[in-house]
């Protein structure tokens, strides 16, 4: 370099259906009530509505969406992704936060159960950590062909 292997749901994208998001926010109205209320999270600052009645609250009507979830097809892999810190850009009128995208850099073999803790509308489901059993390589030492110890993916096995 070049070809591969792991798997009881390998990874990751993307489609399409489904359920939850929910009878929830929102729109119209009725009652209430008396002054605030809306413009993505908070601050500032502008701007809209309102005593021709603002919210919080109860009733009728009317009624989403997005993110993430399950299946199922396709597609592109086998650091495949993930994710921590820093820089930068874009998202909004400025700051702070968040969320997307590029480089640097660090951790992780794998996928399963769990405790905490944070995300979220959720008890689903992601992440981190810490435990556990499982199962893939490699190396050592044994020899019951199977156990024991140990390490890791910039690795393993084959040319």
């Nucleotide at each position: 370099g070049u070809a591969g292997a792991g798997g009881u749901u390998g990874c990751a994208u993307u489609a399409u259906u489904u359920a939850u998001g929910a009878g929830u926010a929102g729109u119209c109205u009725g009652g209430g009530g008396a002054a605030u209320g809306c413009c993505g999270c908070g601050g500032c600052g502008g701007g809209c509505a309102g005593u021709u009645g603002a919210a919080a609250c109860c009733g009728g009507a009317u009624u989403a969406a997005a993110g993430g979830a399950a299946a199922u097809g396709a597609u592109g892999c086998c650091g495949a992704a993930g994710u921590g810190g820093u820089a930068u850009a874009u998202u909004u009128g400025c700051c702070g936060g968040a969320a997307u995208a590029u480089a640097c850099u660090g951790c992780u073999g794998g996928g399963c159960g769990u405790a905490a803790a944070g995300c979220u509308a959720a008890u689903a489901g992601c992440u981190u950590u810490g435990c556990g059993a499982c199962u893939g390589u490699c190396a050592u030492c044994a020899a019951u062909u199977u156990g024991a110890u140990g390490g890791g993916g910039a690795g393993c096995u084959a040319c």
A computed fold for a 159-nucleotide RNA from uncultured Lachnospira sp., annotated as Lysine riboswitch aptamer. Rfam family: Lysine riboswitch aptamer. Gene Ontology term of the family: lysine biosynthetic process.